[in-house]
RNA sequence: AUAUAUGAAAGCCAAACCCGUUGCGAAGCGGGGACGGAAAGCCACGGAUCUCGCGCAGAGACAGCCGGGUUGCCUGU
Numbered sequence: 001a002u003a004u005a006u007g008a009a010a011g012c013c014a015a016a017c018c019c020g021u022u023g024c025g026a027a028g029c030g031g032g033g034a035c036g037g038a039a040a041g042c043c044a045c046g047g048a049u050c051u052c053g054c055g056c057a058g059a060g061a062c063a064g065c066c067g068g069g070u071u072g073c074c075u076g077u
Base pairs, nucleotide, nucleotide: 003077004076005075012037013036017032018031019030020029021028022027035064041070042069043068045067046066047065049061050060051059052058
């Protein structure tokens, strides 16, 4: 450096739910809280899902649905 694994330790993130707040909404943000996570870090590029909308017109949400891109911690071999 690359590949692979997750036995141990330290640290990290934080589902549901509750409170506040922004938004028509999906949902975002802050606080509490832990079901889980080794990329549950980052990027809406493809598909899925969801919202607004009469409308697969159009506009959005979601990275904790799957794939892809990119960066990356400790330890063993």

This is a predicted structure of a 77-nucleotide RNA (c-di-GMP-I riboswitch aptamer) from Desulfovibrio sp. The sequence was found by an Rfam model in a public genome assembly. The model forms 94% of the base pairs in the Rfam consensus.